[in-house]
Molecule: c-di-GMP-I riboswitch aptamer
Organism: Gemmataceae bacterium
RNA sequence: CCACGACAAAGGCAAACCAUCGGCAACGAUGGGACGCAAAGCCAUGGGUCCUUUUUCGAGAAGGAUCGCCAGGCUUCCGAA
Numbered sequence: 001c002c003a004c005g006a007c008a009a010a011g012g013c014a015a016a017c018c019a020u021c022g023g024c025a026a027c028g029a030u031g032g033g034a035c036g037c038a039a040a041g042c043c044a045u046g047g048g049u050c051c052u053u054u055u056u057c058g059a060g061a062a063g064g065a066u067c068g069c070c071a072g073g074c075u076u077c078c079g080a081a
Base pairs, nucleotide, nucleotide: 004079005078012037013036017032018031019030020029021028022027035068041074042073043072045071046070047069048066049065050064051063052062053061054060
């Protein structure tokens, strides 16, 4: 340094739900709250799922959301086996 991930150490993040705000919506932000997480840090590149519009409500197309759905890319604390 790379891989890897401990009944290690120092820490970190924060599901559901509730309140407020934004949004047509999916959903997001702030505060509370902890289900969990070795990348639950960042990126919408591929796929999946969700929302809106169009529509014969079918397929398709356009726009949006989700990184705590999967894959991929970038960065990264510690140092047992």